[in-house]
Description: Model confidence (mean pLDDT): 81 of 100. Transfer RNA from a Candidatus Bathyarchaeota archaeon, 74 nucleotides, folded computationally. Rfam family: tRNA. The sequence is in RNAcentral, with records from ENA.

RNA sequence: GCGGCGUUCGUCUAGCCUGGCUAGGACAUCAGCCUGCCACGCUGGUAACCCGGGUUCAAAUCCCGGACGCCGCA
Numbered sequence: 001g002c003g004g005c006g007u008u009c010g011u012c013u014a015g016c017c018u019g020g021c022u023a024g025g026a027c028a029u030c031a032g033c034c035u036g037c038c039a040c041g042c043u044g045g046u047a048a049c050c051c052g053g054g055u056u057c058a059a060a061u062c063c064c065g066g067a068c069g070c071c072g073c074a
Base pairs, nucleotide, nucleotide: 001073002072003071004070005069006068007067010027011026012025013024020057029045030044031043032042033041050066051065052064053063054062
């Protein structure tokens, strides 16, 4: 230099191919309930689409460029 794959709450992860509800789940965390207290359990809350641009009524999803990581080729 070329090619491929990946990047989503604090952590892990689904969704992306096939655009459309409030971006879902587990753990963690916070509040409440429960308990003599704690733990367990139950209920609820907070919190995320790597960055920029484009297409579209509408983009995590499609297109272009960039960043970072991994792999391969040279």